Description: Transfer RNA from Eubacterium sp., 73 nucleotides, folded computationally. NCBI's taxonomy places the organism under Bacteria, Bacillati, Clostridia, Eubacteriales, Eubacterium. Its mean pLDDT, the model's own confidence on a scale to 100, is 81. Its Rfam family is "tRNA". The family's RNA type in Rfam is transfer RNA. About the family: Transfer RNA (tRNA) molecules are approximately 80 nucleotides in length.
RNA sequence: GGAUGUGUAACUCAGUUGGUAGAGUAACGGUCUCUUAAACCGAAGGUCGUGGGUUCGAGCCCCACUACAUCCA
Numbered sequence: 001g002g003a004u005g006u007g008u009a010a011c012u013c014a015g016u017u018g019g020u021a022g023a024g025u026a027a028c029g030g031u032c033u034c035u036u037a038a039a040c041c042g043a044a045g046g047u048c049g050u051g052g053g054u055u056c057g058a059g060c061c062c063c064a065c066u067a068c069a070u071c072c073a
Base pairs, nucleotide, nucleotide: 001072002071003070004069005068006067007066010025011024012023013022019056028042029041030040031039049065050064051063052062053061
């Protein structure tokens, strides 16, 4: 220098044909318990890597950039 893939909650990851952004874990609050842990319940937590474009509508399609990984040179 070139090619491919990944980037979504604190962490690990889903997200189907473009149509309300989700799960598990952690942390927090509660129930239970002599207490802790476990179990159960609840609420919260998101500029979907960045910037543009298409569209009535974009996590999803298009372009550029960026970080990381792999491969080629």